[in-house]
RNA sequence: CGCGUGAGGGGGCAAAACCGCCGAAAGGCGGCGACGCAAAGCCGCGGGACCUUCGGGUUAGCCGGGCUGCCACG
Numbered sequence: 001c002g003c004g005u006g007a008g009g010g011g012g013c014a015a016a017a018c019c020g021c022c023g024a025a026a027g028g029c030g031g032c033g034a035c036g037c038a039a040a041g042c043c044g045c046g047g048g049a050c051c052u053u054c055g056g057g058u059u060a061g062c063c064g065g066g067c068u069g070c071c072a073c074g
Stems, first nucleotide, its partner, number of pairs: 003074004012037002018031005035061001041067003045064003048059004
């Protein structure tokens, strides 16, 4: 450096609910809180689902794909 694996260790992220704000909405941001996650890090490229003011928008923790990555073992 590359590939595979994720037992252990150190850690990481944060569902739903609730509170505040933004949005027409789906939903987003912050706080609180943990259902879970070995990529639950990033990307709307394909599919799905959701919203719509029918122009578009949302969802990466729905699936696929792309990029990147800690530690440990082989």
Source information:
This is a predicted structure of a 74-nucleotide RNA (c-di-GMP-I riboswitch aptamer) from a Candidatus Bipolaricaulota bacterium. It matches the Rfam family "c-di-GMP-I riboswitch aptamer". From the family's description: GEMM was predicted in a large-scale screen for bacterial structured RNA regulatory elements. Rfam links the family to the GO term cyclic-di-GMP binding. It was read from a public genome assembly, where an Rfam model found it. Its mean pLDDT, the model's own confidence on a scale to 100, is 87.